RNA sequence: GGCAGAGUAGGUAGUUUGCGUAAAGUGUUAGAGGAUGGGACGUUGCCUCUAAACGAAGAGCUUUUUAGCUUGCGUUAAACUAUCGCGUUCGCUGAC
Numbered sequence: 001g002g003c004a005g006a007g008u009a010g011g012u013a014g015u016u017u018g019c020g021u022a023a024a025g026u027g028u029u030a031g032a033g034g035a036u037g038g039g040a041c042g043u044u045g046c047c048u049c050u051a052a053a054c055g056a057a058g059a060g061c062u063u064u065u066u067a068g069c070u071u072g073c074g075u076u077a078a079a080c081u082a083u084c085g086c087g088u089u090c091g092c093u094g095a096c
Base pairs, nucleotide, nucleotide: 001096003094004093005092010084011083012082013081014080015079016078017077018076019074020073021072028052029051030050031049032048033047034046038090039089040088041087042086058071059070060069061068062067
């Protein structure tokens, strides 16, 4: 010096344990803020908060039921595993 590679936030699927179904959660829109390969900057990706609109699949047994058990449902939560996985720039590793 050129070449190759590693590595993020997150996405998808599966398993387990929960939550809700007496409606939260998920998703949408607007505003504000935050974090984000090893460093810096960064968003049309991600997270948090506020506001608005929309919105559902329950059922069985026991029972005095707002309780217990079972089973469904929810583009439901977390962990683990597998897989996919930074834009610019500076680095790191490998062989030449």